[in-house]
RNA sequence: UCAGAUGGCCGGAUGGCCGCUGGCGGCGGCAACGCCUGCUGGAGGAAAGUCCGGGCUCCACGGAACCACGGUGCCGGGUAACCCCCGGCGAGGGCGACCUCAGGGAAAGUGCCACAGAAAACAGACCGCCAUGCACGCAUGGCAAGGGUGAAACGGUGCGGUAAGAGCGCACCGCGGUUCUGGUAACAGAACUGGCAGGGUAAACCCCACCGGGAGCAAGACCAUAUAGGAACGUGCGGGCCUUCGGGUUCAGGGGAAGGUUUCGCCCCGACGUUCGGGUAGGUCGCUAGAGAUGCGGGGCAAUCCGCAUCCCAGAUGAAUGGCCAUCCCCCGCCUUGGCGGGGACAGAACCCGGCUUACAGGCCAUCUGAUCCA
RNA sequence: GGGCCUGUAGUUCAAUUGGUUAGAACGCACCGCUCAUAACGGUGUUGUUGGGGGUUCAAGUCCCUCCGGGCCCACCA
Numbered sequence: 001u002c003a004g005a006u007g008g009c010c011g012g013a014u015g016g017c018c019g020c021u022g023g024c025g026g027c028g029g030c031a032a033c034g035c036c037u038g039c040u041g042g043a044g045g046a047a048a049g050u051c052c053g054g055g056c057u058c059c060a061c062g063g064a065a066c067c068a069c070g071g072u073g074c075c076g077g078g079u080a081a082c083c084c085c086c087g088g089c090g091a092g093g094g095c096g097a098c099c100u101c102a103g104g105g106a107a108a109g110u111g112c113c114a115c116a117g118a119a120a121a122c123a124g125a126c127c128g129c130c131a132u133g134c135a136c137g138c139a140u141g142g143c144a145a146g147g148g149u150g151a152a153a154c155g156g157u158g159c160g161g162u163a164a165g166a167g168c169g170c171a172c173c174g175c176g177g178u179u180c181u182g183g184u185a186a187c188a189g190a191a192c193u194g195g196c197a198g199g200g201u202a203a204a205c206c207c208c209a210c211c212g213g214g215a216g217c218a219a220g221a222c223c224a225u226a227u228a229g230g231a232a233c234g235u236g237c238g239g240g241c242c243u244u245c246g247g248g249u250u251c252a253g254g255g256g257a258a259g260g261u262u263u264c265g266c267c268c269c270g271a272c273g274u275u276c277g278g279g280u281a282g283g284u285c286g287c288u289a290g291a292g293a294u295g296c297g298g299g300g301c302a303a304u305c306c307g308c309a310u311c312c313c314a315g316a317u318g319a320a321u322g323g324c325c326a327u328c329c330c331c332c333g334c335c336u337u338g339g340c341g342g343g344g345a346c347a348g349a350a351c352c353c354g355g356c357u358u359a360c361a362g363g364c365c366a367u368c369u370g371a372u373c374c375a
Numbered sequence: 376g377g378g379c380c381u382g383u384a385g386u387u388c389a390a391u392u393g394g395u396u397a398g399a400a401c402g403c404a405c406c407g408c409u410c411a412u413a414a415c416g417g418u419g420u421u422g423u424u425g426g427g428g429g430u431u432c433a434a435g436u437c438c439c440u441c442c443g444g445g446c447c448c449a450c451c452a
Stems, first nucleotide, its partner, number of pairs: 001371010012328007020042006026035003044346001048357002051355005056216004062264006069212005074088005089103001090101004104207002109205002111201003126147002128143007155173006174196001175194008220285004230276006238251005253269004278451003292311008329344007376448007385401004394432001403419005425441005
């Protein structure tokens, strides 16, 4: 200098004027509220997709068991939790920095493996090799080394051996078993041993281990307005005692919709549920102080955790967060050495957090790798 | 804001347990018949299975992710 790898950050800046919206004041008013009134807050790294996990609220959902269904899946750690993150192990890719992996079990069982091929899973033999026989290209027997098919052919390479061959024997590699060593573990290494058994597929059923009740702020609570205070269907409306006649209490039975069943407890029984029809389309709360932000110190390789100090940082609802001007910044074009013109990515809160994924003009920083050149 | 369903020729639908080159009807194009048109007969065409990635020998089908389209949800009695 060129080509890359990984991690992190920014996402135009400052000032003025005019608006919109939340909060706190001031003034006026009995109040509702109003105002040429003051101060102050006002989109994001993804606010997005709604793909995961929680908080919160309701569902009688409080305790427990079984079944079903769904999810996760090397090991260790982090976390409120996770299909997330960090560190390690193994496998694959890259010259390398590094990257990718749903990565438990195929030795419990079942299914599938098209076409091609002799044969696709208890093995078997098309061409071929060898021996014997003869009627001389066939029969019988031995073999699985070579050919060919396929994604995949029942360990691989070499030497010996043999009629030809074969783990038949041996060496190395691969694989299985046992023991030892290191490591928390996944796993790695070593020694001994076994001639090799067990093809692939579980993002096919399944087995094993672990986890999970459902719905969602249009959850839910309260007030106000209005009406045909309606209809149909389903469940249920039993007995005793007391009574001030409103009801209370007890026993039996029934119901409790939200995966199904059972048990204990609890609640309800002249209401509840579903559907149709009708009405209103207003307000308040939930609603923002929180797994919160910033800084410093400490533990840890890291994810992250602990402590201290300071701060309050959007809450709209026919839905605010904008427009104009000036100076500077960046990019493009033209003339040309400072002027003119144009432009500034993706996108935009809606109960709130932690992640993942996707979109994104341009720019910055740190560490590392390879190649080339110079000293 | 939240929840659910769906995507295959131009249109409407098929495709068995994942299996060989994804089919059918209508349509469309051309030829024939006719003076001409329709009907009829014949021949032919039409696909990144919404996009991308993964598992597998093999994906329309199984898994993940993005994109498009559609539907439902308010309070009151």
Two RNAs folded together computationally: RNase P RNA and transfer RNA, 452 nucleotides in total. Model confidence (mean pLDDT): 78 of 100. Rfam match: Bacterial RNase P class A. Rfam's curators write: Ribonuclease P (RNase P) is a ubiquitous endoribonuclease, found in archaea, bacteria and eukarya as well as chloroplasts and mitochondria.